[in-house]
RNA sequence: GGGGACGUAGCUCAGCUGGGAGAGCGCCGGCUUUGCAAGUCGGAGGUCACGGGUUCGAAUCCCGUCGUCUCCA
Repeated sequence: GGGGACGUAGCUCAGCUGGGAGAGCGCCGGCUUUGCAAGUCGGAGGUCACGGGUUCGAAUCCCGUCGUCUCCA
């Protein structure tokens, strides 16, 4: 330099054919316990990497940029 994959909550990751942004773990609070853990109920937490385009509507489609991994040279 060229090809491919990936980027979504603090972490690990789903998200189907374009229309609800989610799960587990973690965190906070209530109940329970002498206390802790476990259990149970509830809650907080999001620039869907960034910019632009298409569309009534974009995490999802298209283009570009950045970053990570990988292959070729």
Predicted 3D model of a 73-nucleotide RNA (transfer RNA) from a Planctomycetota bacterium. Its Rfam family is "tRNA". About the family: Transfer RNA (tRNA) molecules are approximately 80 nucleotides in length. It is annotated as a transfer RNA. Lineage of the source: Bacteria > Pseudomonadati > Planctomycetota. Model confidence (mean pLDDT): 83 of 100.